[in-house]
Context: one part of a larger RNA
RNA sequence: UCAUGGUUAAGGAAUUCGGCAAAAUGCCCCCGUAACUUCGGGAGAAGGGGGGCCUGAUCCCUGAAGCCCCGUUGCGGGCUAGGGGGGAGGGUCGCAGAGUCCAGGGGGAAGCGACUGUUUACUAAAAACACAGGUCCGUGCGAAGCCGUAAGUCGAUGUAUACGGACUGACGCCUGCCCGGUGCUGGAAGGUUAAGGGGAACCAUCAACCCCUCUUUGUGGGGUGAAGUGGUGAAUUUAAGCCCCAGUAAACGGCGGUGGUAACUAUAACGGUCCUAAGGUAGCGAAAUUCCUUGUCGGGUAAGUUCCGACCUGCACGAAUGGCGUAACGAUUUCUCUACUGUCUCCACCACAGACUCG
Repeated sequence: UCAUGGUUAAGGAAUUCGGCAAAAUGCCCCCGUAACUUCGGGAGAAGGGGGGCCUGAUCCCUGAAGCCCCGUUGCGGGCUAGGGGGGAGGGUCGCAGAGUCCAGGGGGAAGCGACUGUUUACUAAAAACACAGGUCCGUGCGAAGCCGUAAGUCGAUGUAUACGGACUGACGCCUGCCCGGUGCUGGAAGGUUAAGGGGAACCAUCAACCCCUCUUUGUGGGGUGAAGUGGUGAAUUUAAGCCCCAGUAAACGGCGGUGGUAACUAUAACGGUCCUAAGGUAGCGAAAUUCCUUGUCGGGUAAGUUCCGACCUGCACGAAUGGCGUAACGAUUUCUCUACUGUCUCCACCACAGACUCG
């Protein structure tokens, strides 16, 4: 000096981001136990009392091979010795009796998630995931869906109270408006649209015919050009899709502005105007969401950027991307009280192990 244990006057969280760490609680029996509640819980709530050893009235259980009884001699009935358990009361020892070890601290109020579970093997255990429950969509069976080129599996030796997909997430009260956009579903019309069918018209080639030419009578040059062959290819025919028309939001999503008005002021139930598919309903609200902001008021403190209750001016809550509540639960997050303490005021000492210094 560090580590690990132990003790500490007075105070008792003043420490600190934060009671981190430590202390305290701890077992059994008895008494007693609140709000709230889904009536199960909450609850070991909280808060109290007792606890060793000796003796022990009385009570309970058991119970003979001992004793007694006999209308039934039986695996019969009764009593007791003995054994076991509880125990008022009395006595007794110590500072201390659950004497060591082992062995819950508790209460109040909020947020989130209903719960038990699951998770980042090796920095995150949570409010994240899952969950029972809810809703929507698909699927009629060789099902949809998944794997595979296929055969063939799974789904399922199941059959819509089933299976697959998506979202939400117990329970209670509820879940408003918008289908203009994007999806999805439906639609015997109309528009557009592929390959394919079709084959007008045109082009090339070419038998034959016509014209020209002469150093070269030769597949010389030019023209018309049937059939055939080759090519280009119009009208026309034609599916899904798209356009179009509807439906659909527990599909993806969205849910306004402006100026005026009441007999104090302020505010605006009211009416004006513009825009929109429709202009945010119930509930909640400075919130895990509030920038300004330590908003304002109240509570708690001597003093409170956190906390709780309100207000509403919601920068930028809001209804299964669920809204608001909620008993129980949580190694969850926040605030607080009590108990307790070397966390601290403010350090000190002891023990042990190492380092270090000296020898």
This is a predicted structure of a 359-nucleotide part of an RNA (large-subunit ribosomal RNA, domain IV) from Lepisosteus oculatus. The prediction has a mean pLDDT of 88. RNAcentral holds the full RNA, with entries from SILVA. Rfam family: Bacterial large subunit ribosomal RNA. The organism belongs to Lepisosteus, within Eukaryota.